A computed fold for a 73-nucleotide RNA from a Phycisphaerales bacterium, annotated as transfer RNA. Its Rfam family is "tRNA". It is annotated as a transfer RNA. Its mean pLDDT, the model's own confidence on a scale to 100, is 82.

[in-house]
RNA sequence: ACGCCAGUAGCUCAAUUGGCAGAGCAGCGGAUUCCAAAUCCGCAGGUUGAGUGUUCGAGUCACUCCUGGCGUG
Numbered sequence: 001a002c003g004c005c006a007g008u009a010g011c012u013c014a015a016u017u018g019g020c021a022g023a024g025c026a027g028c029g030g031a032u033u034c035c036a037a038a039u040c041c042g043c044a045g046g047u048u049g050a051g052u053g054u055u056c057g058a059g060u061c062a063c064u065c066c067u068g069g070c071g072u073g
Base pairs, nucleotide, nucleotide: 001072002071003070004069005068006067007066010025011024012023013022019056027043028042029041030040031039049065050064051063052062053061
């Protein structure tokens, strides 16, 4: 330099053919307990890497850029 893959909650990852952004863990509150752990219930947490475009509608499609990984030279 070129090619491919990935980027979504603090972390690990889902999201079907473009049609409500979710789960687990972590955090906070409660129940339980003599106190804790474990367990159960609930709550909060998102500019979907940045931007532009297409579309009635974009996490998803197109283009540019950024970051990480793999490969070729």
The organism belongs to Phycisphaerales, within Bacteria.